[in-house]
RNA sequence: GAUCCCUUAGCUCAGCUGGAAGAGCGCUACCUUCACACGGUAGAGGUCGCUGGUUCAAGCCCAGUAGGGAUCA
Numbered sequence: 001g002a003u004c005c006c007u008u009a010g011c012u013c014a015g016c017u018g019g020a021a022g023a024g025c026g027c028u029a030c031c032u033u034c035a036c037a038c039g040g041u042a043g044a045g046g047u048c049g050c051u052g053g054u055u056c057a058a059g060c061c062c063a064g065u066a067g068g069g070a071u072c073a
Base pairs, nucleotide, nucleotide: 001072002071003070004069005068006067007066010025011024012023013022019056027043028042029041030040031039049065050064051063052062053061
């Protein structure tokens, strides 16, 4: 230098054919307990790496760019 893959909640990851964001763990409150743990119920937490474009509508499509990884040179 070239090609390909990944980037979504604090962490690990889903998200189909574009119709507008979820799970597990973790966190908070409550119930339970003398208390803790376990268990149960509820809740908070997201500019979907960034910028622009296409579209009535983008996590998803297109271009650029940043970081990480693999292969080739």